Model confidence (mean pLDDT): 82 of 100. Small-subunit ribosomal RNA, 3' major domain from an uncultured organism, 479 nucleotides, folded computationally. The full RNA is in RNAcentral, with records from ENA and SILVA.

Context: one part of a larger RNA
RNA sequence: UGACGGGGGCCCGCACAAGCGGUGGAUCAUGUGGUUUAAUUCGAAGCAACGCGAAGAACCUUACCAGCUCUUGACAUCCCGAUUGUAGAUCUCAGAGAUGAUUUCUUUCAGUUCGGCUGGAUCGGUGACAGGUGGUGCAUGGCUGUCGUCAGCUCGUGUCGUGAGAUGUUGGGUUAAGUCCCGCAACGAGCGCAACCCUCAUCCUUAGUUGCCAUCAGGUUAUGCUGGGAACUCUAAGGAAACUGCCGGUGAUAAGCUGGAGGAAGGUGGGGAUGACGUCAAGUCCUCAUGUCCCUUACGGGCUGGGCUACACACGUGAUACAAUGGCGAUUACAAUGAGCAGCGGACUCGCAAGGGUAAGCGAAUCUCUAAAAAUCGCCUCAGUUCGGAUUGUCCUCUGCAACUCGAGGGCAUGAAGUUGGAAUCGCUAGUAAUCGUAGAUCAUCUCGCUACGGUGAUACGUUCCCGGGCCUUGUACA
Numbered sequence: 001u002g003a004c005g006g007g008g009g010c011c012c013g014c015a016c017a018a019g020c021g022g023u024g025g026a027u028c029a030u031g032u033g034g035u036u037u038a039a040u041u042c043g044a045a046g047c048a049a050c051g052c053g054a055a056g057a058a059c060c061u062u063a064c065c066a067g068c069u070c071u072u073g074a075c076a077u078c079c080c081g082a083u084u085g086u087a088g089a090u091c092u093c094a095g096a097g098a099u100g101a102u103u104u105c106u107u108u109c110a111g112u113u114c115g116g117c118u119g120g121a122u123c124g125g126u127g128a129c130a131g132g133u134g135g136u137g138c139a140u141g142g143c144u145g146u147c148g149u150c151a152g153c154u155c156g157u158g159u160c161g162u163g164a165g166a167u168g169u170u171g172g173g174u175u176a177a178g179u180c181c182c183g184c185a186a187c188g189a190g191c192g193c194a195a196c197c198c199u200c201a202u203c204c205u206u207a208g209u210u211g212c213c214a215u216c217a218g219g220u221u222a223u224g225c226u227g228g229g230a231a232c233u234c235u236a237a238g239g240a241a242a243c244u245g246c247c248g249g250u251g252a253u254a255a256g257c258u259g260g261a262g263g264a265a266g267g268u269g270g271g272g273a274u275g276a277c278g279u280c281a282a283g284u285c286c287u288c289a290u291g292u293c294c295c296u297u298a299c300g301g302g303c304u305g306g307g308c309u310a311c312a313c314a315c316g317u318g319a320u321a322c323a324a325u326g327g328c329g330a331u332u333a334c335a336a337u338g339a340g341c342a343g344c345g346g347a348c349u350c351g352c353a354a355g356g357g358u359a360a361g362c363g364a365a366u367c368u369c370u371a372a373a374a375a376u377c378g379c380c381u382c383a384g385u386u387c388g389g390a391u392u393g394u395c396c397u398c399u400g401c402a403a404c405u406c407g408a409g410g411g412c413a414u415g416a417a418g419u420u421g422g423a424a425u426c427g428c429u430a431g432u433a434a435u436c437g438u439a440g441a442u443c444a445u446c447u448c449g450c451u452a453c454g455g456u457g458a459u460a461c462g463u464u465c466c467c468g469g470g471c472c473u474u475g476u477a478c479a
Stems, first nucleotide, its partner, number of pairs: 001479002003476003007473007015463002019428005026320008034311002042053002064306007073129001077128002079125006087106003092101003109119003131295002134293003140289002142284003145280001147278001152191006158167003171182003197272004202240007212229002216227003243266001246260005322421001326380006338369003343362002347358004387418001392413007434456007
């Protein structure tokens, strides 16, 4: 000087407290461990691994296993020889296919000194090499997590100290903040904080289609449907607006704090992006790049089939429930984000339904995907039930060469556990929790996950304690 203390002081945080809703019990989904297996590819490991890489494993993917098969190779450059366009489609045979043999058709590059000369392409050969999701993340770059959006981390000059170092950065107040004020052997500066950026909330101006409809006219069973309008909503570009600016109190006359006015908004207005010096030899050689080591008729390449989907079990994360604030039936309202041509698919029609058929419109403020909780009426009356839907049987639908291993969905039948969950433990302070549905990426098909979107819409207002963090101080057998 740091680090540490079941030392002290001050302060902060859904850290606790006050509450709301969960997890831990059930079934299922998903990830992991373990076990099994020819293989169950690999990585991730307290917080900060475990619905994580994977925004989507039937083949492919795919890295794993079994078998078949190739050896200058699926891919790149160079050399030699041959062919002369080349490229695409196609027939037959053998085979699981890769592959091997074979048939037909279409098409006919650029330059040129006019030489099959040059480039290019194909085939064959030769070796230089290719290739490796093989090892090492403790050789690395890049990227990322974490403490933590915590308020810290440093430097120059000066001064003090023999020196390591100290001072500044401590102190008194204050702040979300090393934020600001005052004081001070310090005076300044840098990286962080804040602001500048995006978005939401108010208003104004401009613009008016595909959006809008107040006024006028026309028309309809009905509808901005039509003429028209430019007000309103909205869209999207530019501005205005908030600064403790104003007033009272308080404070040290300061910084500020507290109450009030006006205002759409008030003291950082809400949300996002933004992550200092560093820590964990944290993660990643399987995104990519890369040193080095290793393989080179194989640890490389191709293919078929299987596996990654196994299943006494254990754990994590979720979904659905256990019901009456409910379930079922009928009727009937109101969104936002976003997506769409190998697509979204209206309407009509067939089917109990998944879905099928015909097919309008739309590369979209124009067309389509497109709500549910809620509301009204009726039934159920506290039951393992008209709760709950696992499991199983059977018949279908869709995608796709192909749903046996191993997809999703529908109908009928079946109707398991489960009556609110031990110790323990998680999230959350406002349009938040809770609850309700919708969209999107990936994607032929497949989502209870993830990422967005809107609808309905609560409880608390303190710092004694637990946990984590910041500053000062104290002790130290630690570095």